[in-house]
Context: one part of a larger RNA
C1' cells in the first nucleotide's frame, strides 16, 4: 500500500444519491400486544421478565398395560458459583406513512425480478358437431374420444363502490325496395366472304368468318337501421348578484356528442421549489388540503382497499467507523534476498 478479518475514546447518519456496508437485533419459555380488517388476519405486532448447575425428583401429572414395569415428566420451595448461564457455534431489528401491483406464482439462461407477464374473476365475441379455430397442397391430424356449465379469440385482471354522454367517421350485425355490377345468357345492328343467282359491271338470298347494341345477370358497394367492456371521440366566445372578487343565470357559434361520478401539482402539473398546512434549527423529496387537470377519468377501466412484496419514496427508535478523523492489531499478497 492491495485484500479478509479483530479492537476501538468522545459524539452517533454529521457520512452518502440513498444508513449502501458495518453494527445491532436473534433460541426457548412465561407475560403482554395498538391501528386496522375481507374477521382469516394484523402478530413473533410493539414491549418486558426468566434461562447454569445441585436437592426437592426421575417425586407430582401424562402416556401406556391384565398386571409387574416401562417412556414421558413439572411446579414449587431450599441451596452454590461467575463480569458474563441459549455463556463458545448456530438461530427476525422493529415502528410511523405514501405509490403500485390484490395474493402465492413468472421472467431478460450470462448487466434488469419489476409498478413488467401470469393469475382467480368480469366482461364481450365466434362456434349446433362433419363445430368455430390451428397445422398440412392433401390424405389425415389437433379441437376432443369434449358437446353451449364445452371450446376458441379479444380485452380487462382477487374483493368492495361502480362503470356517464356520442352511432356523425370507421368495423361488425341485420335488411333486401332501388340504384350500381363480373362472367354468362342474349342477339339488333354491322363488317367480309360469295360454290350458286342476276341485268353479268356489280348486287345480293341461304351459308360461313368476325364483330355485336337493347334486355336477364350474384355477392359486393351505394342505401336503411343496429352496435361502446366494437376502433374510437367526449368545444369555443360573450355578458350578468347593492363594495370587489366570482357567476348559480343569459345570449351566441359549432358539433355524433361536448367529459357524468369519482379522483386531482398525481409513476400523470409546463409555468413550478405552485399557494396553505405538517414534521426539521433549517425540507426542490415526503405527507394532508386547495384546484387554476399545459395534457386525470370510467374493462388501453374510475376510485378505495385488509394481507402480502429480495418493488419505489419519506419519517423514527435502537445500532454502530459510514462520518468528525483517525490509530492499533491478525492473516494473505505486493516488496527484498534466495
Nucleotide at each position: 500500500c492491495u485484500c479478509u478479518c479483530g479492537c476501538u475514546a468522545a459524539g452517533g447518519a454529521a457520512c452518502u444519491c440513498g444508513g449502501c456496508a458495518a453494527a445491532a437485533u436473534g433460541g426457548u419459555c412465561u407475560c403482554g400486544u395498538a391501528a386496522c380488517u375481507u374477521c382469516g388476519g394484523a402478530a413473533g405486532a410493539a414491549g418486558a421478565g426468566a434461562u447454569g448447575c445441585c436437592c426437592u425428583a426421575g417425586u407430582a401429572g401424562g402416556g401406556u398395560u391384565c398386571a409387574c414395569g416401562c417412556c414421558u415428566g413439572a411446579a414449587u420451595g431450599g441451596g452454590c458459583c461467575u463480569c458474563a448461564g441459549u455463556g463458545a457455534c448456530c438461530a427476525g431489528a422493529c415502528u410511523c406513512u405514501u405509490g403500485c401491483a390484490a395474493c402465492u406464482g413468472u421472467u431478460u439462461a450470462a448487466c434488469a425480478a419489476a409498478a413488467a407477464c401470469a393469475c382467480a374473476g368480469g366482461u364481450c365475441u365466434c362456434u349446433g358437431c362433419a363445430a368455430a379455430c390451428c397445422c398440412g397442397u392433401a390424405a389425415g391430424g389437433g379441437g376432443a374420444a369434449g358437446u353451449a356449465u364445452a371450446g376458441g379469440g379479444g380485452c380487462c385482471g382477487a374483493u368492495a363502490c361502480c362503470u356517464g354522454c356520442c352511432c356523425a367517421g370507421u368495423g361488425c350485425u341485420g335488411g333486401a325496395a332501388c340504384g350500381u355490377u363480373a362472367a354468362g345468357a342474349g342477339g339488333a345492328g354491322g363488317a367480309c366472304u360469295g360454290a350458286g343467282a342476276u341485268u353479268a359491271u356489280a348486287u345480293c338470298a341461304g351459308g360461313g368468318u368476325c364483330u355485336g347494341a337493347a334486355u336477364c345477370g350474384a355477392a359486393g358497394c351505394g342505401c336503411c337501421a343496429g352496435u361502446g367492456a366494437a376502433c374510437g371521440g367526449c368545444g369555443g366566445c360573450c355578458g350578468u348578484a347593492a363594495c370587489u372578487a366570482u357567476a348559480a343565470c343569459g345570449g351566441u357559434c359549432c358539433u355524433a356528442a361536448g367529459g357524468u361520478a369519482g379522483c386531482g401539482a398525481a409513476a400523470u402539473u409546463c409555468c413550478u421549489u405552485g399557494u396553505c398546512g405538517g414534521g426539521u434549527a433549517a425540507g426542490u423529496u415526503c405527507c394532508g388540503a386547495c384546484c387554476c387537470g399545459c395534457a386525470c377519468g370510467a374493462a388501453a377501466g374510475g376510485u378505495a382497499u385488509a394481507a402480502u412484496g429480495a418493488c419505489a419514496g419519506g419519517a423514527g427508535u435502537g445500532c454502530u467507523g459510514u462520518c468528525u478523523c483517525g490509530g492499533c492489531g491478525a492473516g494473505a499478497g505486493a516488496c527484498u534476498c534466495g
Description
The prediction has a mean pLDDT of 87. A computed fold for a 338-nucleotide part of an RNA from a marine sediment metagenome, annotated as large-subunit ribosomal RNA, domain IV. It matches the Rfam family "Bacterial large subunit ribosomal RNA".